[in-house]
RNA sequence: GGCGGACGGGUGCGUAACGCGUAUAGAACCUACCUUUAACAGAGGGAUAGCCCGAAGAAAUUUGGAUUAAUACCACAUAGUAUUAUAGAGUGGCAUCACUAUAUAAUUAAAGAUUUAUCGGUUAAAGAUGGCUAUGCGUCCCAUUAGCUAGUUGGUAUGGUAACGGCAUACCAAGGCGAUGAUGGGUAGGGGUCCUGAGAGGGAGAUCCCCCACACUGGUACUGAGACACGGACCAGACUCCUACGGGAGGCAGCAGUGAGGAAUAUUGGACAAUGGAGGCAACUCUGAUCCAGCCAUGCCGCGUGCAGGAAGACUGCCUUAUGGGUUGUAAACUGCUUUUAUACAGGAAGAAAAAGGUCCACGCGUGGAUUAUUGACGGUACUGUAAGAAUAAGCAUCGGCUAACUCCGUGCCAGCAGCCGCGGUAAUACGGAGGAUGCGAGCGUUAUCCGGAAUCAUUGGGUUUAAAGGGUCCGUAGGCGGUUUGUUAAGUCAGUGGUGAAAGUUUGUGGCUCAACCAUAAAAUUGCCAUUGAUACUGACGAACUUGAAUGAGUGUGAAGUAACUAGAAUAUGUAGUGUAGCGGUGAAAUGCAUAGAUAUUACAUAGAAUACCAAUUGCGAAGGCAGGUUACUAACACUUGAUUGACGCUGAUGGACGAAAGCGUGGGGAGCGAACAGGAUUAGAUACCCUGGUAGUCCACGCCGUAAACGAUGGAUACUAGCUGUUUGAGCGUAAGUUUGAGUGGCUAAGCGAAAGUGAUAAGUAUCCCACCUGGGGAGUACGCACGCAAGUGUGAAACUCAAAGGAAUUGACGGGGGCCCGCACAAGCGGUGGAGCAUGUGGUUUAAUUCGAUGAUACGCGAGGAACCUUACCAGGGCUUAAAUGUAGAGUGCAUGAUGUGGAAACACACUUUCUUCGGACUCUCUACAAGGUGCUGCAUGGUUGUCGUCAGCUCGUGCCGUGAGGUGUCAGGUUAAGUCCUAUAACGAGCGCAACCCCUAUUGUUAGUUACCAUCGAGUAAUGUCGGGGACUCUAGCAAGACUGCCGGUGUAAACCGUGAGGAAGGUGGGGAUGACGUCAAAUCAUCACGGCCCUUACGUCCUGGGCCACACACGUGCUACAAUGGUAGGUACAGCGAGCAGCCACUCCGCGAGGAGGAGCGAAUCUACAAAAUCUAUCACAGUUCGGAUUGGAGUCUGCAACUCGACUCUAUGAAGCUGGAAUCGCUAGUAAUCGGAUAUCAGCCAUGAUCCCGGUGAAUACGUUCCCCGGGCCUUGUACACACCGCCCGUCAAGCCCAUGGAAGUCUGGGGUACCUGAAGUCGGUGACCGUAAAAGGAGCUGCCUAGGGUAAGACAGGUAACUAGGGCUAAGUCGUAACAAGGUACCC
Repeated sequence: GGCGGACGGGUGCGUAACGCGUAUAGAACCUACCUUUAACAGAGGGAUAGCCCGAAGAAAUUUGGAUUAAUACCACAUAGUAUUAUAGAGUGGCAUCACUAUAUAAUUAAAGAUUUAUCGGUUAAAGAUGGCUAUGCGUCCCAUUAGCUAGUUGGUAUGGUAACGGCAUACCAAGGCGAUGAUGGGUAGGGGUCCUGAGAGGGAGAUCCCCCACACUGGUACUGAGACACGGACCAGACUCCUACGGGAGGCAGCAGUGAGGAAUAUUGGACAAUGGAGGCAACUCUGAUCCAGCCAUGCCGCGUGCAGGAAGACUGCCUUAUGGGUUGUAAACUGCUUUUAUACAGGAAGAAAAAGGUCCACGCGUGGAUUAUUGACGGUACUGUAAGAAUAAGCAUCGGCUAACUCCGUGCCAGCAGCCGCGGUAAUACGGAGGAUGCGAGCGUUAUCCGGAAUCAUUGGGUUUAAAGGGUCCGUAGGCGGUUUGUUAAGUCAGUGGUGAAAGUUUGUGGCUCAACCAUAAAAUUGCCAUUGAUACUGACGAACUUGAAUGAGUGUGAAGUAACUAGAAUAUGUAGUGUAGCGGUGAAAUGCAUAGAUAUUACAUAGAAUACCAAUUGCGAAGGCAGGUUACUAACACUUGAUUGACGCUGAUGGACGAAAGCGUGGGGAGCGAACAGGAUUAGAUACCCUGGUAGUCCACGCCGUAAACGAUGGAUACUAGCUGUUUGAGCGUAAGUUUGAGUGGCUAAGCGAAAGUGAUAAGUAUCCCACCUGGGGAGUACGCACGCAAGUGUGAAACUCAAAGGAAUUGACGGGGGCCCGCACAAGCGGUGGAGCAUGUGGUUUAAUUCGAUGAUACGCGAGGAACCUUACCAGGGCUUAAAUGUAGAGUGCAUGAUGUGGAAACACACUUUCUUCGGACUCUCUACAAGGUGCUGCAUGGUUGUCGUCAGCUCGUGCCGUGAGGUGUCAGGUUAAGUCCUAUAACGAGCGCAACCCCUAUUGUUAGUUACCAUCGAGUAAUGUCGGGGACUCUAGCAAGACUGCCGGUGUAAACCGUGAGGAAGGUGGGGAUGACGUCAAAUCAUCACGGCCCUUACGUCCUGGGCCACACACGUGCUACAAUGGUAGGUACAGCGAGCAGCCACUCCGCGAGGAGGAGCGAAUCUACAAAAUCUAUCACAGUUCGGAUUGGAGUCUGCAACUCGACUCUAUGAAGCUGGAAUCGCUAGUAAUCGGAUAUCAGCCAUGAUCCCGGUGAAUACGUUCCCCGGGCCUUGUACACACCGCCCGUCAAGCCCAUGGAAGUCUGGGGUACCUGAAGUCGGUGACCGUAAAAGGAGCUGCCUAGGGUAAGACAGGUAACUAGGGCUAAGUCGUAACAAGGUACCC
């Protein structure tokens, strides 16, 4: 000096754009190196780097002098198919134009090197490659972004560029874009492709390929073919580094590597051997492109961890119904076999083709061929062989359902799990562990994201009566859609052909790595775009015609259609006058209020405003809102008839406009009644309400606003079609009429269909088409912010954070209702007697206590468990003892006792002392010890069995088959009658059946028959003071077996029948004769672990067991259930009479004696139809005379009796004395309907005795009243129906304020902080361009330094807008444990609810 550093490599900041994709265009362009073609290279000149010598500087670097070369630079010659200008000609096309040939004038070229083989240079043309530019179409979200734009849009001229162009400048015009979304804001590189999906779609843009953009941030140009340039330059800024403080240097989004951030992402490796690139003639050099290696289970693919036999189904583990079984499990051990892989040793690639050099051949030269020869990072790697040996190799998750796989232990709403539902509060397949099992497997599970399922944004492929959703109604613009016939066209549409749709990828075929992943090759697809040729049914465009859609005319009608004016009567109020007198008014009841100053009432007259009774009706009219006395004027509509006129003029309708109840607002009137607010009176716990008395706005009129309603048929408008029946309004036709046909409205019922169902059903919610509006879980919220409208009130538009797993619709079954209907019951009513007051008894609560054992607690606990607490019972307490008392044994060892008697201690239990077997000698028996085994009235009735209460002796509860319904379910079982009854009858899509009802069973009332002892005694006989006492009898009563009888069977009436009625007959009994037993499905987690049984848990010298004493009996009080009374229907005394059920030998006890008596002493009978027990009320007589008594008997003193080991705590009874409260009971409440209530005694169980006045649905005696009735009311129940926001079922559900909490997120807010972009002004580096250029330069110049102008990055200032953060204070919202106050809603929710 030339060429290359514009390639290759990286990244995705920016960019919503011709950036990208696709298809075109360049007649508006450029292109180094490469290829082809044509032509050419003559002769000169002056510099400069390097190098050398200095100077400055810390350095970076800068600078002076001298000298020198070129393919560097300059001038000359030559040149046209180059460029420019002019002239005229031809051809072509796509508008400007392009091409060809000619003439004239002007301008610009070149370079050499060399080994002589080549390489290079200049001009021109063409190609290829690469680029540049323009255009059509496609390309995210927000309208709470609706208007944007000044070089903006166009023209002319000039400049600039490779080239077109407002690209730039000057002048002229006023345009350009936009609801088919401009502008603004947010987000984002685009595509080929990738994931998913049946597809349509939805999501993504890593690796690979194409394009774009960027290179610390911003700006700028230079050089060059190409850059406004990742490893070039200049400037500004931020940052880092060096510095001698003067000044300098830098840009990993290249490959490695470091730091930081983060849940998280690798080696500061080898080589240019291959492929490719740059330079070079080449050798060769460079190449973190590339090829290899390293790290990572990150993904995909392949392989292994052995295979076969092997049952005593081994041991361990785990489970169990418990010594049996199951499971682990052919699993293991053991025997045989194999050797992939791993290990050791040995061999060992392909990838290499060349180039260069040599030789030979073809050969005129280029050039070509043959041969020889060289080159491997990976790597001694892939691969192969040999050796030995099961040797070297399994985990993770899950096991409640979804979802494949189950048990035990631990834990006990704790610890924890959880994708959703949900699990855990003492038996957890859900937590943790274990055993087992299931799934996948060098992986498995979790997390995040995307698609799918999701038809859950629905083009394919959804909806809008009630679930979310039809605009309040109409008019109408744009738009969308549109009747019949015909012609032209060919835009949509359809078909053929051509181009393109890069490669990779996808799919298919074939092939290569041992297979596969992977790779190669071929084909298909690439659903698209462009061009061209054709077709013409449909849609469109244009033309012509038609009448049925639509409109107009004419005729006939209709109406509470509208606007304005006039007008009528009733009622109300007020005023005046009269009559008249004490109240009126109002309510559930009252009061406030009005009234002797004369009200209310009544009569007359006058005035005022508002509304229009009857007619009046699923009536009519209107677009909807809405419209109602009558008349008039004006206006509009609708229906029918006609078929005269126009000839598709139509339908819908975003934006827009008009109308639009009530309330409200403004101005001015009006104001009788009504009546928010307000006042007073009531009600009430309160009552800012409901009720009452007043009463202002308002309601009315005119004008103007508001613009909303559950503005509803919760149903947008239009058109067409699709079975019927029956009303009504208004037309037309026919008919004498009855009526009928046909339009248009307005109702009811119904078919098909539709619908989740309810329902709808020609007035569709059916079948279709067109257009509009709206919806997408509940709450937050129709809220906030923004905007628009409005005088305001407010309206329209309209979110998000956060929070919940639901909210909702329709229907079903129940339950409930201060809903309805029907019916029943001692439920009420009518009666009788009680309780509640007194005293006592008894149970409970409470209190007390060492203990007052435990349980039962509305009805359905409380004289209950308990049908017998002095000890025992006994479970409780205090104290003293035992460690196995009792039962069952088994095994082993031992003893000769044990019991009993006696004695001592002791409160006793108990302890101690003493005494004491049989034997056929085999043993029996007893006792002691040890082991196993016990024991528990300890807990859980909410783990259970069994038993029981209650609804309720109420009439219900169900099933099979059939039918109806998508289903839950219904029907049957309902309806009409009837019954005590789901009892029966009739009807009936039901027909039958079961558990209940009834009957069958027992007692009782009548009779017959059989049988007569202990019962009976009429007749006969005997006997006694008397008695069935005796013989006897079998008649009667009675006893107890068997039968009969009663069934609405008969009669009358009513009724289809069932059945009911009748003082019916008959009958002892009459309508289930009376009573008992008998209790459906179920409810109350009802009661009971303390009758018993039992799971689990707990205690084991005690929570077991024995004993003594105490307690369960306490006592200020409260409640329940009873007894006795308060007296004359009575008390007391005396006399007299009549039962039945049952019980009895450690018993009942006649009779006699004693005692006042309880009782005692004797003593017959009876194991009982034989004996035992005075029945009392009643009745007769007497007395008491209304009193706290001759009522009442509590309490207390004294004395006794009996039982019992024992009577103090703590028994019963007797005698005597004492003689309390109490004179019929408040509120309230209970039982009972006939042999019942009431009243009177009796018996029995338990039991030594007894606190029994209790109990038994025990027994008999005497023996009533009342029931009109279910209309009203209370309680309980049954059936049907209705409403429901309840289903733990009204003791339900649920709302709001306030308070607290954790909080949580959000809005407003004086302010404050920040950001991006824009506007205006000031300043302005580098740099291009322009001007100047006295200095340099030359012969003269060109040019340059310098100075300067425009533009501009950046900087500064100002105002305002937008967006985001934060904030004292403040507002509402959401959530939370069992807070406070009320009770608004759900039932008629107790004032119907709602807008």
The prediction has a mean pLDDT of 81. The RNA shown here (small-subunit ribosomal RNA) has 1395 nucleotides and comes from an uncultured bacterium. RNAcentral holds the sequence, with entries from Greengenes. Rfam family: Bacterial small subunit ribosomal RNA. Rfam links the family to the GO terms ribosome and structural constituent of ribosome.